Model confidence (mean pLDDT): 84 of 100. Predicted 3D model of a 103-nucleotide RNA (SAM riboswitch aptamer (S box leader)) from Algoriphagus hitonicola.
RNA sequence: GAUUUAUAAAGAAGAGGUGAGAGAAUAGGCUCUAUGACCCUCUGGCAACCAUCCGCCUUGGUGGAAAGGUGCCAAAUCCUACCCCUACCGGGAACUAUAAACU
Numbered sequence: 001g002a003u004u005u006a007u008a009a010a011g012a013a014g015a016g017g018u019g020a021g022a023g024a025a026u027a028g029g030c031u032c033u034a035u036g037a038c039c040c041u042c043u044g045g046c047a048a049c050c051a052u053c054c055g056c057c058u059u060g061g062u063g064g065a066a067a068g069g070u071g072c073c074a075a076a077u078c079c080u081a082c083c084c085c086u087a088c089c090g091g092g093a094a095c096u097a098u099a100a101a102c103u
Base pairs, nucleotide, nucleotide: 001103003101004100005099006098007097008096013043014042015041016040017039021032022031023030026081027080028079029078044073045072046071049069050068052065053064054063055062056061057060082092083091084090
């Protein structure tokens, strides 16, 4: 990198460094940003996919804990784009991201 399955309207920030763009890509919108964003490091935290522990029902579910492996900590994956819907609302798909398995 490919494939499969699952999830994605919840949740969770301080310090230091750096210094101009950033929000995946294309387009449009909107937003964040010299009151220092984005990114990096440290610390802290959230969550509960995998592992682990405890309880209940039963061989797989379910509830809880959670210090290990990941992930995440502006805005719904920030919104829209394709399909259904007259339109709005709403629903679905695709893309993307993450996890686990496999290659």
Of the family's consensus pairs, 90% are formed in the model.
The sequence was found by an Rfam model in a public genome assembly.
The organism belongs to Algoriphagus, within Bacteria.
Rfam family: SAM riboswitch aptamer (S box leader). Rfam describes the family as follows. The SAM riboswitch is found upstream of a number of genes which code for proteins involved in methionine or cysteine biosynthesis in Gram-positive bacteria.